[in-house]
């Protein structure tokens, strides 16, 4: 000094649970309607979240502790392992960590 920030666009990644009640069924489970809990988001159509500074999300996990009607709800696990943009444009240069160049 540049990047880092914010906004827009494009591209990509991800999740959609638990319980109550009613009805139906090939029946102790499944499907549909309604309701409740938590959350940014609980599916068929849009939104929401996240994109390597990556806890969005997955594995571990039918895990461990707590709470609850129940749960993937809270925490641990996690200085574990994976995981999708070196995108374009505008504004800005105040600033954390960090990187590159001089």
């Nucleotide at each position: 000094u540049c990047a880092a920030g914010c906004c827009g666009c494009c591209a990509g990644g991800g999740g959609u649970a638990u319980c109550c009640u009613c009805c139906g069924c090939g029946a102790c489970g499944c499907g549909g309607g309604g309701g409740a809990u938590u959350g940014a988001g609980a599916u068929c159509a849009a939104a929401c979240c996240c994109u390597u500074g990556g806890a969005a999300c997955c594995u571990g996990a039918a895990c461990c502790g707590g709470c609850u009607c129940a749960c993937a709800c809270c925490g641990g696990c996690g200085g574990a392992g994976g995981g999708a943009g070196c995108g374009c444009g505008g504004c800005g240069u105040c600033a954390c960590a960090u990187g590159a160049c001089c």
Model confidence (mean pLDDT): 75 of 100.
A computed fold for a 102-nucleotide RNA from a Myxococcales bacterium, annotated as TPP riboswitch aptamer (THI element).
NCBI's taxonomy places the organism under Bacteria, Pseudomonadati, Myxococcota, Myxococcia, Myxococcales.
Its Rfam family is "TPP riboswitch aptamer (THI element)". A reference for the family is Rodionov et al. (2002), "Comparative genomics of thiamin biosynthesis in procaryotes. New genes and regulatory mechanisms", J Biol Chem.